A computed fold for a 105-nucleotide RNA from Arthrobacter cheniae, annotated as SAM riboswitch aptamer (S box leader). The coordinates come from a structure-prediction model, not an experiment, and the mean pLDDT is 82. It matches the Rfam family "SAM riboswitch aptamer (S box leader)". About the family: The SAM riboswitch is found upstream of a number of genes which code for proteins involved in methionine or cysteine biosynthesis in Gram-positive bacteria. The sequence was found by an Rfam model in a public genome assembly.

[in-house]
RNA sequence: CGACCAUCCCGAGCGGCUGAGAGACCUGGCUCCAUGAAGCCGCAGCAACCCUGGCUGCCGCCAUCGAACGGCGACAUGAGGGUGCUACUGCCAGGACGAUGGAGG
Numbered sequence: 001c002g003a004c005c006a007u008c009c010c011g012a013g014c015g016g017c018u019g020a021g022a023g024a025c026c027u028g029g030c031u032c033c034a035u036g037a038a039g040c041c042g043c044a045g046c047a048a049c050c051c052u053g054g055c056u057g058c059c060g061c062c063a064u065c066g067a068a069c070g071g072c073g074a075c076a077u078g079a080g081g082g083u084g085c086u087a088c089u090g091c092c093a094g095g096a097c098g099a100u101g102g103a104g105g
Stems, first nucleotide, its partner, number of pairs: 001105001004102005013043005021032003025095005044086003049082004055078001056076002059073004090097001
């Protein structure tokens, strides 16, 4: 860069810097915004697409003088990593499309 697959009405925000636009594009609407838009950084959170010997937590048993460590089993579906996301259904309608993840060329 082009083609493929899945998802796009659930969920989750504070602080600092900065300073005027923003909700990707067009038309028409509807919204957010100096009580601070977009962007960048930090922290926190949401989610569960991919990866990791289930790697995490808790309980029970074994072991032990008793614990920790270790082994086994049940339950939870967790933990760590790579991403993503955190006003409004991708804000809505129409059109053309786009975004994120995965695998591959």